The RNA shown here (transfer RNA) has 82 nucleotides and comes from Homolaphlyctis polyrhiza JEL 142. Model confidence (mean pLDDT): 80 of 100. Its Rfam family is "tRNA". The family's RNA type in Rfam is transfer RNA.

RNA sequence: GUCAAAGUGGCCGAGCGGUUAAGGCGUUGCACUCGAAAUGCAAUCUCCUCUGGAGGCGUAGGUUCAAGUCCUGCCUUUGACG
Numbered sequence: 001g002u003c004a005a006a007g008u009g010g011c012c013g014a015g016c017g018g019u020u021a022a023g024g025c026g027u028u029g030c031a032c033u034c035g036a037a038a039u040g041c042a043a044u045c046u047c048c049u050c051u052g053g054a055g056g057c058g059u060a061g062g063u064u065c066a067a068g069u070c071c072u073g074c075c076u077u078u079g080a081c082g
Base pairs, nucleotide, nucleotide: 001081002080003079004078005077006076007075010025011024012023018065026044027043028042029041030040031039045055046054047053048052058074059073060072061071062070
């Protein structure tokens, strides 16, 4: 340099163009206990004027009524070839 694959919360990881971006781990709180562990329940992307609203899938665009999903450029990682 060419080609291919991949990029989604703190970590792993699912998600045929349309429903709330699942689930697990971890963390925090509560329950239980003399106290822990284990177990159960709840919370756990960001922001705001917070019974709710807006945004968010590497990044910038495009297609579409509608994009995490399709297309293009760029960035990063991995592999193959040279």

It is recorded under the gene name tRNA-Ser-CGA-1-1.